c-di-GMP-I-GGC riboswitch aptamer from a Nitrospirota bacterium, 88 nucleotides, folded computationally.
[in-house]
C1' cells in the first nucleotide's frame, strides 16, 4: 500500500408530493425514502434523452439519415479524492 467488505462511526439520497428556474431533457430548496463501499467530483469514450435546423419524387406530415447546441455521474467505462480496519 492494494484487492476484499464484516462490524462500528457516520454519509448520500430513488420514486412522489410542494416551491422555484428553463422551450424542454432537466436543475435548485424543503419533504420523502428506492436504493448505493465511492449513489464524492470529473462529459474523456460510448449509451440515452432535449431543442433547432437541413434532408425527405408535386404539396402536407413522417420514417431514416445530417449538422450544431444542451442534458443525464443513481446508464457503462475511464480519470481523480476520500471514512473503517475483521478475515483472508
Nucleotide at each position: 500500500u492494494u484487492c476484499c467488505g464484516a462490524a462500528a462511526a457516520g454519509g448520500u439520497a430513488a420514486a412522489c408530493c410542494c416551491u422555484g428556474g428553463g422551450u424542454a431533457a432537466c436543475c435548485a430548496g424543503g419533504g420523502g425514502g428506492c436504493a448505493c463501499a465511492a449513489a464524492g467530483c470529473u462529459a474523456c469514450g460510448g449509451g440515452u434523452c432535449c431543442c433547432u435546423u437541413c434532408u425527405g419524387a408535386a404539396g402536407g406530415c413522417g420514417a431514416u439519415g445530417g449538422a450544431g447546441g444542451g442534458a443525464c455521474g443513481g446508464c457503462c467505462g475511464g480519470g481523480u479524492u476520500g471514512c473503517c480496519g475483521a478475515a483472508g
Model confidence (mean pLDDT): 85 of 100.